Predicted 3D model of a 329-nucleotide part of an RNA (large-subunit ribosomal RNA, domain IV) from an Alphaproteobacteria bacterium. It was read from a public genome assembly. Its Rfam family is "Bacterial large subunit ribosomal RNA". NCBI's taxonomy places the organism under Bacteria, Pseudomonadati, Pseudomonadota, Alphaproteobacteria.
[in-house]
Context: one part of a larger RNA
């Protein structure tokens, strides 16, 4: 130098995308414990102090007729050490959002996650030789030795609170009647041959199913939820009017957000200093209600932000031990 393992003065995150890495912490008793909270939790929260040996009292346990042997505890006095959980071993803490409820599963060989599942919870379909599945059509087997409190498909995804308006489009589901309409049946005529009977060929009206058309009904069904002008006795604003267009105009709740372009929006916290964070505001470029809204104790090898603690991450690099390259025998 490379690779690993130790120390380090003064300072302690100034390092850096980011405390990555290392450092601190770690045991048992006592003693203490906050906000929330689904009253279980949050808790080992947080924070505090003792702990080695010796010698008296004392108080137990186990054995023993007992003397006494082992051992445990409490309370006083005392010894040595730099350090007494002496080595190994052995949680860093909090506070703050965001996402998921939770334990659990996943890209074997760059993703462990906000992504999949979950319990729950809605809609749909199956009555039973079920529905759905797998097979050439079949025969057969799953479904299930079940039977609607069961099976199967699709969304949501604990739990509170709620889930608003649209059915014109697309799908689904029912519909008497009408229109349209295949193949089929019909069979008026026509034409070819042929004296002719006939054979041949073509053929108009009528009858004629599903499905579309037609009418209804369903959004935890695919989906979708405007725009223009005016108005209040400062000024702004517009509760309120007008108009135009629609199936209907976005309700609650949330909001510069894992969603905001302009944009480092403004205001306020926190720094001397803060594109980040937290708290508001609303001008939502382009949130929004099971393609689920918005909360929320616990829980995460997730993520953002901030403090204590501790440190060779640094400020600034220094020794040292191994094992190697290298140089030389």
């Nucleotide at each position: 130098c490379u690779a690993u393992u130790c120390u380090g003065a003064a300072g302690g995150a100034a390092c850096u995308c980011g405390g990555c890495a290392a450092a601190u912490u770690a045991c048992a008793u006592g003693c203490g414990u906050a906000a929330c909270u689904u009253c279980g939790g949050a808790a080992g929260a947080a924070g505090c102090a003792u702990g080695a040996c010796c010698c008296a009292u004392u108080c137990g346990u186990a054995g023993g007729c007992a003397a006494c042997u082992a051992u445990g505890g409490a309370u006083g006095g005392g010894u040595g050490g730099c350090a007494c959980a002496a080595a190994c071993u052995a949680g860093g803490g909090g506070g703050u959002g965001g996402c998921g409820a939770c334990u659990g599963u996943u890209u074997a060989u760059c993703a462990a996650a906000a992504a999949c599942a979950c319990a729950g919870g809605g809609c749909u379909c199956u009555g039973c030789g079920a529905a759905g599945u797998c097979u050439u059509u079949a025969a057969g087997a799953c479904g299930a030795c079940g039977u609607a409190u069961a099976g199967g498909g699709u969304c949501u995804g604990a739990c509170g609170c709620c889930u608003g308006c649209c059915c014109g489009g697309u799908g689904c589901u029912g519909g008497a009647a009408g229109g349209u309409u295949a193949a089929g049946a019909g069979g008026a005529g026509a034409u070819g041959u042929g004296c002719a009977a006939g054979c041949a060929u073509u053929g108009a009206a009528u009858c004629g199913a599903a499905g579309c058309c037609c009418c209804a009904g369903u959004a935890a069904a695919c989906g979708g939820c405007g725009g223009c002008c005016g108005u209040a006795a400062c000024u702004a604003u517009a509760a309120c009017g007008g108009u135009c267009c629609u199936a209907a105009g976005g309700u609650a709740g949330c909001g510069a957000a894992a969603u905001u372009c302009c944009u480092u929006g403004u205001c306020g916290g926190g720094u001397a200093a803060g594109u980040u964070c937290c708290g508001a505001c609303c001008u939502g470029c382009a949130c929004g209600a099971a393609u689920g809204g918005c909360g929320u104790a616990a829980c995460g090898a997730c993520u953002u932000c901030c403090c204590c603690a501790c440190u060779g991450u640094c400020u600034c690099c220094a020794g040292a031990g191994u094992a190697g390259a290298c140089u030389c025998a």